[in-house]
RNA sequence: CAAAGUCUUCAGGGCAUGGUGAAAUUCCAGGCCGGUGGUGAUAGCCCACGACCCUCUGCCUUAAUGGCCGAGGCUGAGUCUGUGUAAUUCAGACGCCGACGGUGAAAGUCCGGAUGGGAGAAGACAAAU
Numbered sequence: 001c002a003a004a005g006u007c008u009u010c011a012g013g014g015c016a017u018g019g020u021g022a023a024a025u026u027c028c029a030g031g032c033c034g035g036u037g038g039u040g041a042u043a044g045c046c047c048a049c050g051a052c053c054c055u056c057u058g059c060c061u062u063a064a065u066g067g068c069c070g071a072g073g074c075u076g077a078g079u080c081u082g083u084g085u086a087a088u089u090c091a092g093a094c095g096c097c098g099a100c101g102g103u104g105a106a107a108g109u110c111c112g113g114a115u116g117g118g119a120g121a122a123g124a125c126a127a128a129u
Base pairs, nucleotide, nucleotide: 005125006124007123008122009121010120017029018028019027031109032108033098034097035049036048037047038046044096045095053073054072055071056070058068059067060066078094079093080092081091082090100112101111102110
């Protein structure tokens, strides 16, 4: 200098204003928001991952059910111009996307599973080589 390993903490934001209506933060006008790592240079829409959802082995469990580990599946959306050595990442312009269940009325934004899970981030211990 510092690997494996162990542990701790942290780890998601957002409908102002107005219209219709018996009823809508769900519809209409309009507004607002953008997890994690990577990438010759900063990314919701380039690559990959997480979350949600589905299937299965194994284990535990129940009256029915359900839970956990692991594996697999599924998984949205961007172009143009400019600058530059370098940017689908910056600047300008125009555009697009957003799980499931619930609801006096259809939800990226409200409520719920979730005091959950989690990509990963920071730190402590540790000391192989």

The RNA shown here (FMN riboswitch aptamer (RFN element)) has 129 nucleotides and comes from a bacterium.
Its Rfam family is "FMN riboswitch aptamer (RFN element)". Rfam 15.1 lists 6,230 matches to the family in 5,120 species.
The sequence was found by an Rfam model in a public genome assembly.